[in-house]
Context: one part of a larger RNA
């Protein structure tokens, strides 16, 4: 490299669209590859085989044959291309319904923090194991009125629900995208995976304008310590937020790629559908479509998985191959940069 393999050992790309490629419904046609019989050819020597001659042997002569190449005739037609046509199961659209923090825009709300202004009111207050730095008689801290910003949105809240993944939550409004049932009308294989390609992608982080109430790297000051570039306490700048860009990465996890299609079942729960009941709603029993928890066979090194598989299969993708050096030199693409991806090897156990 092949076997063989990827939850937990070494391995599923973060996720999705999709190019080429691989595969892929059902008859027909054809015989191009397939296969079968036949014949030509594959020179002679060697090689093997069987005989015979040199006394024997090597050695030499005689015969014989396979197996593979290729050409040519005739055949076969199950699978594969190829032709041609069809159906309605795959897969789509269109009807009627139906749930949802799905996404972008707008607009509107309280509760709570700072913080400004007023009035009461007088000496503590704040923090901590204990303190102190720190706020405060220029009136803090405690209440009561007004007002201004800016960030998130208690209770509902659920083991739930939605989205391809990241990820989504105050209420409303209009605009949009994908599910799911149900009935079967309509298209007629129009899947399916997916190398390159392309989107989308937490937070951190870059760079222009804004914005700054909380918190909060860095920094500063208080403690603790033997010291303490920590942990605790006081402040606190980037940053967190907003707009239009960039980056491209996480333990991006279910550490488990995708499609189908088979294979016991109990208990929940969501969202339709049907039948029962019912005055209605429950309650009950059935089928889809998620989402859970136990479990049978089976699988497995174990632990577990287990119809939402890691079980039985077929397709196609990626990716593994002893530890460390090392995801690092070095080249190259991409980035203002941070750095991202690709990505050995000496030597060394």
């Nucleotide at each position: 490299u092949u076997a063989g393999g990827u939850g937990u050992a070494a391995a599923u790309c973060a996720u999705c669209u999709g190019u080429a490629g691989g595969u892929u419904c059902u008859u027909u046609u054809c015989a191009a590859g397939u296969c079968c019989a036949c014949c030509g050819u594959u020179a002679a020597a060697u090689c093997c085989u069987a005989g015979a001659g040199c006394u024997c042997a090597a050695c030499c002569c005689u015969a014989a044959a396979u197996a593979g190449g290729u050409g040519g005739u005739g055949g076969a037609a199950a699978a594969u291309a190829c032709u041609a046509a069809g159906c309605u199961g795959g897969a789509g659209u269109a009807c009627g319904g139906u749930a949802g923090g799905g996404g972008a825009a707008g607009a509107g709300g309280g509760a709570a923090u700072u913080u400004c202004u007023g009035g009461u009111g007088a000496a503590g207050c704040g923090a901590u194991g204990a303190a102190a730095u720190g706020a405060g008689u220029a009136g803090g801290g405690a209440u009561c009125g007004g007002g201004a910003a800016g960030a998130a949105c208690a209770c509902c809240a659920a083991c739930g629900a939605u989205g391809a993944a990241a990820g989504c939550a105050c209420u409303c409004u209009g605009c949009u995208a994908a599910g799911c049932c149900g009935a079967c009308a309509c298209u007629g294989a129009c899947a399916u995976u997916g190398a390159g390609a392309g989107a989308u992608g937490a937070a951190a982080g870059c760079a222009a304008g804004g914005g700054g109430u909380g918190c909060a790297a860095a920094u500063g000051g208080g403690a603790u310590u033997a010291g303490a570039u920590a942990c605790c306490c006081c402040a606190g700048u980037a940053g967190u937020c907003c707009u239009a860009g960039c980056c491209g990465u996480a333990a991006a996890u279910g550490a488990u790629g995708g499609c189908u299609a088979c294979a016991a079942g109990g208990c929940g729960u969501u969202g339709g559908g049907c039948g029962u009941a019912u005055c209605g709603a429950c309650c009950c029993a059935u089928g889809c479509a998620g989402u859970g928890u136990u479990g049978u066979a089976g699988c497995u090194a174990a632990u577990g998985c287990g119809u939402u598989a890691g079980g039985u299969a077929u397709c196609c993708c990626a990716c593994c191959u002893g530890g460390g050096g090392a995801g690092u030199a070095c080249g190259u693409u991409c980035g203002u940069a941070a750095g991202a991806a690709u990505g050995a090897a000496a030597c060394u156990c």

Model confidence (mean pLDDT): 85 of 100. Predicted 3D model of a 349-nucleotide part of an RNA (small-subunit ribosomal RNA, central domain) from Allium cepa. RNAcentral holds the full RNA, with entries from SILVA. Its Rfam family is "Bacterial small subunit ribosomal RNA".